A computed fold for a 73-nucleotide RNA from a Candidatus Uhrbacteria bacterium, annotated as transfer RNA. Rfam family: tRNA. Rfam describes the family as follows. Transfer RNA (tRNA) molecules are approximately 80 nucleotides in length.
[in-house]
RNA sequence: GGGCCCUUAGCUCAUUUGGUAGAGCACCGCCUUUGCAAGGCGGGGGUGGCCGGUUCAAGCCCGGCAGGGUCCA
Numbered sequence: 001g002g003g004c005c006c007u008u009a010g011c012u013c014a015u016u017u018g019g020u021a022g023a024g025c026a027c028c029g030c031c032u033u034u035g036c037a038a039g040g041c042g043g044g045g046g047u048g049g050c051c052g053g054u055u056c057a058a059g060c061c062c063g064g065c066a067g068g069g070u071c072c073a
Stems, first nucleotide, its partner, number of pairs: 001072007010025004019056001027043005049065005
C1' cells in the first nucleotide's frame, strides 16, 4: 500500500426481503430473609463509530473518513 470482516445499552451479543431496536449479565425499586446471597416481579438506560447520499421511511442500501481484527505485498 491492497483485499476481506467487524463497530448497536456499562459488558457480551441479537435484530437480512428497509417500516420508528431487543436478550443475557450488570444497575435501581419492591417482595421474600433476623441479615446476606439466591429467587420472583417491575423499572431506567441507545443521537446504532463519524460525515454525507438514496428513500415517504435507513441499524439494514451507496460513498467517504476513523478505529479494531485478519490475509497478501